[in-house]
FMN riboswitch aptamer (RFN element) from Collinsella stercoris, 148 nucleotides, folded computationally. The RNAcentral record of the sequence draws on Rfam and Ribocentre. The prediction has a mean pLDDT of 77. Of the family's consensus pairs, 100% are formed in the model. Taxonomically the source falls in Collinsella (Bacteria, Bacillati, Actinomycetota, Coriobacteriia). RNAcentral records the identical sequence in 2 taxa.
RNA sequence: AUAUUGUUUCAGGGCGGGGCGCAAUUCCCCACCGGCGGUAAAUGCAAACGCAACCCGCGUUGCGCGCAUGAGCCCGCGAGCCGCGCACAGCGGUUGACCUGGUGAGAUUCCGGGGCCGACGGUAUAGUCCGGAUGAGAGAAACGAGGU
Repeated sequence: AUAUUGUUUCAGGGCGGGGCGCAAUUCCCCACCGGCGGUAAAUGCAAACGCAACCCGCGUUGCGCGCAUGAGCCCGCGAGCCGCGCACAGCGGUUGACCUGGUGAGAUUCCGGGGCCGACGGUAUAGUCCGGAUGAGAGAAACGAGGU
């Protein structure tokens, strides 16, 4: 450094203003939010790594195919939902939404502009309230075991 493995911890944000109304954080106008992994030509360089230059040397500086950050709507996953089931087991299914201009060799990821999406139950019709949920979980980190 790395296959494998154990334990622990962590692991979702958002209705503010106005209107109608008996009643709406649910409708209408404006507002607000964006789970996990992958992928980027952008940005950065603290440390580690590689390369180069300088230096007697310690070391310094620069660069990188190295490291870090980087997509709600590109790919995959989780959750939710549906079916079978005694079942919180397990199996199967389902699983939202983007265009355009610019730069460029290369971008649905960057920059400009405009747009769109958001489980189930409850309730005046809910992405934002209450509930299942002090749940589950993609996965992340730390520490340890152990083979190479």